Predicted 3D model of a 73-nucleotide RNA (transfer RNA) from a Gemmataceae bacterium. It matches the Rfam family "tRNA".
[in-house]
RNA sequence: GCCGAUGUAGAUCAGCCGGUAGAUCGUCUCCCUCAUAAGGAGAAGGCCGCUGGUUCGACCCCAGCCAUCGGUA
Numbered sequence: 001g002c003c004g005a006u007g008u009a010g011a012u013c014a015g016c017c018g019g020u021a022g023a024u025c026g027u028c029u030c031c032c033u034c035a036u037a038a039g040g041a042g043a044a045g046g047c048c049g050c051u052g053g054u055u056c057g058a059c060c061c062c063a064g065c066c067a068u069c070g071g072u073a
Base pairs, nucleotide, nucleotide: 001072002071003070004069005068006067007066010025011024012023013022019056027043028042029041030040031039049065050064051063052062053061
C1' cells in the first nucleotide's frame, strides 16, 4: 500500500435482512437490618465512531474519512 472485521449506556454485549434502542454488571435512591453484606423495588445514563448521500423515515442501505484488530506483499 491492498483486503477484511469491529466501532451502540461507565464496562461487556444484543438489536430478527429500514419504522424514532435494550440486557447483564456497575453507579445513585429507597425498603429490609442494631449495622454491613446479601436480598427486594426504582432511577439516572447512549441523538448508535465522524461527515455526507439515498428514503416519508436510517444503528440498519451507499460513499468518504478516523480508530482498533487481523491477513497479505